[in-house]
Molecule: transfer RNA
Organism: Ulva expansa
RNA sequence: GCGAUAAUAGUUUAACGGUAAAACUUUUGAUUUGUAAUCAAACGUUGUGAGUUCAAGUCCCACUUAUCGCUA
Numbered sequence: 001g002c003g004a005u006a007a008u009a010g011u012u013u014a015a016c017g018g019u020a021a022a023a024c025u026u027u028u029g030a031u032u033u034g035u036a037a038u039c040a041a042a043c044g045u046u047g048u049g050a051g052u053u054c055a056a057g058u059c060c061c062a063c064u065u066a067u068c069g070c071u072a
Base pairs, nucleotide, nucleotide: 001070002069003068004067005066006065007064010024011023012022013021018054026042027041028040029039030038047063048062049061051059
């Protein structure tokens, strides 16, 4: 220098172009003499920019970061 893959909640991962989801964590409540465990609820999210579309996490382009491969 070229190419491929990936980027979603604090963490690990889902999501046919059509309401962004689950588990763990955190907080609150119930239960208990108290703690743990269990049960219920709440908080919190699509890397950045631009485009296509009635509608983009998803499709197109550029950039950033990470991993892998190739050439010199």